[in-house]
This is a predicted structure of a 73-nucleotide RNA (transfer RNA) from a Candidatus Pelagibacteraceae bacterium.
Rfam family: tRNA. Rfam's curators write: Transfer RNA (tRNA) molecules are approximately 80 nucleotides in length.
The prediction has a mean pLDDT of 81.
RNA sequence: GCCCACAUAGCUCAGUUGGUAGAGCACUUCCAUGGUAAGGAAGAGGCCUGUGGUUCGAACCCACAUGUGGGCA
Numbered sequence: 001g002c003c004c005a006c007a008u009a010g011c012u013c014a015g016u017u018g019g020u021a022g023a024g025c026a027c028u029u030c031c032a033u034g035g036u037a038a039g040g041a042a043g044a045g046g047c048c049u050g051u052g053g054u055u056c057g058a059a060c061c062c063a064c065a066u067g068u069g070g071g072c073a
Stems, first nucleotide, its partner, number of pairs: 001072007010025004019056001027043005049065005
């Protein structure tokens, strides 16, 4: 320099025909126990890396940029 993949909650990741986002762990409250852990119930937490475009509507499609990983030279 060229090519490919990825970027979504504190962490690990889903999100399949485009219709204003979920799971597990962690966290908060409660239940339960003599108490703790495990267990059960409820809840908070992200508008999706950025900009622009397409569309009535974009996490999802397109372009560029940034970052991460990989491959080739």